About this RNA
A computed fold for a 119-nucleotide RNA from a soil metagenome, annotated as FMN riboswitch aptamer (RFN element). The prediction has a mean pLDDT of 84. It matches the Rfam family "FMN riboswitch aptamer (RFN element)". For this family Rfam cites "A conserved RNA structure element involved in the regulation of bacterial riboflavin synthesis genes" (Gelfand et al., Trends Genet, 1999).
[in-house]
RNA sequence: CGUCUUCGGGGCGAGGCGCAAAUCCUCGACCGGCGGUCAAAGCCCGCGACGUCCAGAUGUUUUGGACUUGAACCGGUGAAAUCCCGGCGCCGACGGUAUAGUCCGGAUGGGAGAAGAUG
Numbered sequence: 001c002g003u004c005u006u007c008g009g010g011g012c013g014a015g016g017c018g019c020a021a022a023u024c025c026u027c028g029a030c031c032g033g034c035g036g037u038c039a040a041a042g043c044c045c046g047c048g049a050c051g052u053c054c055a056g057a058u059g060u061u062u063u064g065g066a067c068u069u070g071a072a073c074c075g076g077u078g079a080a081a082u083c084c085c086g087g088c089g090c091c092g093a094c095g096g097u098a099u100a101g102u103c104c105g106g107a108u109g110g111g112a113g114a115a116g117a118u119g
Stems, first nucleotide, its partner, number of pairs: 001119007012028005029102002031092002033047004042090002051067007073087004094105003
């Protein structure tokens, strides 16, 4: 480097109003893909996913390219931490539905990548 195999996303309750809310309001909870970074990261850098556009293939899917893509500070320890510890905050695609990070759906999909086998 080629081929193949397996793995590869988590999480909500109670009360209120109402015809109707796991979506609104009040109170209190919970969750965090992958690689990197002097040391362990949802909020430092990058990637994936989701979305938009263009082009190709193909006959309903798929390939390539471009774009878009959320959020953190303070103190402490230390040789070194926006990664650990303490404090106090913040963020969360698209479609559906009474307005959703936690429900249902595309998805028994795709996937960054991880592990292994083999030449």